Source information
Glycine riboswitch aptamer, 88 nucleotides, folded computationally. The model forms 89% of the base pairs in the Rfam consensus. Its mean pLDDT, the model's own confidence on a scale to 100, is 77.

């Protein structure tokens, strides 16, 4: 110095949607529309490989929307600060 863990701070998008149930709701089940920044899936060039392909390997805040989410709260990629042990 980097990685990993922990603490604190900041942290976006999209319905306070419709129907049914009852404990009359911030719950449960279903429908429609929508969002991407937990998690998960997909792949470009260079590289390897082949006569050429196939194939191997491979990133994201891109993409899919399975999961999750669409008032607040919670969660939240990521960023900043602090910081013990360990690893390189």
């Nucleotide at each position: 110095u980097a990685g990993c863990a922990a603490u604190c701070u900041g942290g976006a998008g999209a319905a306070g949607u419709c129907c049914g149930c009852u404990a009359u709701a911030c719950g449960c089940g279903g429908g429609u529309g929508c969002c991407g920044a937990a998690g998960g899936g997909g792949c470009a060039a260079a590289g390897g490989g082949u006569a050429a392909a196939a194939c191997c390997a491979u990133a994201a805040u891109c993409u899919c929307u399975c999961a999750g989410g669409c008032a607040a709260a919670a969660g939240g990629a990521c960023a900043g600060a602090u910081c013990a042990a360990c690893u390189a």
The sequence was found by an Rfam model in a public genome assembly. Rfam family: Glycine riboswitch aptamer. The literature on the family includes a 2004 paper in Science by Mandal et al., "A glycine-dependent riboswitch that uses cooperative binding to control gene expression". Rfam links the family to the GO term glycine biosynthetic process.